Large-subunit ribosomal RNA, domain VI from a Thermoanaerobaculia bacterium, 253 nucleotides, folded computationally. RNAcentral holds the full RNA, with entries from ENA. Its Rfam family is "Bacterial large subunit ribosomal RNA". Gene Ontology terms of the family: ribosome and structural constituent of ribosome. NCBI's taxonomy places the organism under Bacteria, Pseudomonadati, Acidobacteriota, Thermoanaerobaculia.

Context: one part of a larger RNA
RNA sequence: CGGAGGAGAAUUGAGAGGAGAUUUCCUUAGUACGAGAGGACCGGGAAGUACUGACCUCUAGUGUACGAGUUGUCCUGCCAAGGGCACCGCUCGGUAGCUAAGUCGGGAAAGGAUAAUCGCUGAAAGCAUAUAAGCGAGAAGCCAACCUCAAGAUGAGUUCUCCCUGAAGACCCGUGGUAGAUGACCACGUUGAUAGGCUGGAUGUGUACAGGCAGCGAUGUCUUUAGCUUACCAGUACUAAUCGGUCGUUUGA
Repeated sequence: CGGAGGAGAAUUGAGAGGAGAUUUCCUUAGUACGAGAGGACCGGGAAGUACUGACCUCUAGUGUACGAGUUGUCCUGCCAAGGGCACCGCUCGGUAGCUAAGUCGGGAAAGGAUAAUCGCUGAAAGCAUAUAAGCGAGAAGCCAACCUCAAGAUGAGUUCUCCCUGAAGACCCGUGGUAGAUGACCACGUUGAUAGGCUGGAUGUGUACAGGCAGCGAUGUCUUUAGCUUACCAGUACUAAUCGGUCGUUUGA
């Protein structure tokens, strides 16, 4: 842009893509078979391997906006407390997110038409013959079935609710993220919890500063499971989503 007004939702499925794997063990049963050695079909059950989808509760990794320890040096006049630099200085942990080695799942069953192959009935050809008429069985393969997309399927389908003239509605603009290279998508824009801030919680770290006490001192201990705490969960209009502009017409040729 189209689908001959617009918005929001729900659908049909022409068509397209994906998947499709396999092993071992137990049992049936040391049975059928076989002189023995050996050793099943059919059926039932269990556990794996590789591949693959989703997720982060657990186990872990990362986590340069979190916490702590610590070395050297410079600075805040000094002490103390902090800050900068040194690969994030080094080290120990770690939230969210992302991730696998982690967790959960998948290739199941049943069906249709068939291949090789195996049959039934059966003539031509009084027999025989699975075939000539006719009717079956039969594969990890084919078609469906399972999962995903799907009406630009221009053949543009269907259903429900709602709106109506500078309208309905859409966009610009702004706050953002379940989205993202940019567009797009999604949430919100004061009739507001969209983001930030603040408050509370969770989580992490591990007991802050200052002061008291003990010790000559390094240090220990009490106040103190403290202090701080990013991305997490809520609440709260304090801040910013202000004010506005453009397109879109006359009931759908």